Source information
This is a predicted structure of an 82-nucleotide RNA (transfer RNA) from Candidatus Nomurabacteria bacterium RIFCSPLOWO2_01_FULL_39_18. Taxonomically the source falls in Candidatus Nomuraibacteriota (Bacteria, Bacteria candidate phyla). It matches the Rfam family "tRNA". From the family's description: Transfer RNA (tRNA) molecules are approximately 80 nucleotides in length. It is annotated as a transfer RNA.

RNA sequence: GGAGGGUUCGCCUAAUGGUAUGGCACUGGUUUCGAAAACCAGCGGGAGAAAUCCUUUACAGGUUCAAGUCCUGUACCCUCCG
Numbered sequence: 001g002g003a004g005g006g007u008u009c010g011c012c013u014a015a016u017g018g019u020a021u022g023g024c025a026c027u028g029g030u031u032u033c034g035a036a037a038a039c040c041a042g043c044g045g046g047a048g049a050a051a052u053c054c055u056u057u058a059c060a061g062g063u064u065c066a067a068g069u070c071c072u073g074u075a076c077c078c079u080c081c082g
Base pairs, nucleotide, nucleotide: 001081002080003079004078005077006076007075010024011023012022018065026042027041028040029039030038044055045054046053047052058074059073060072061071062070
């Protein structure tokens, strides 16, 4: 230099163009004399007293009523070829 694949919560992982899934970890609670286990709730970012709203699938654009998914560019990782 050429070809192919990949990037989704702290980690792992799913998702026919139509509500972003589940597990682990973590936090709070129930329980206990206290733990563990179990169960319940929470768990990206911003605004707000709260309710709630906006935003978020590496980054920047495009197509579409609608994009994690399709298209273009960029960055990074893996494999193969030279």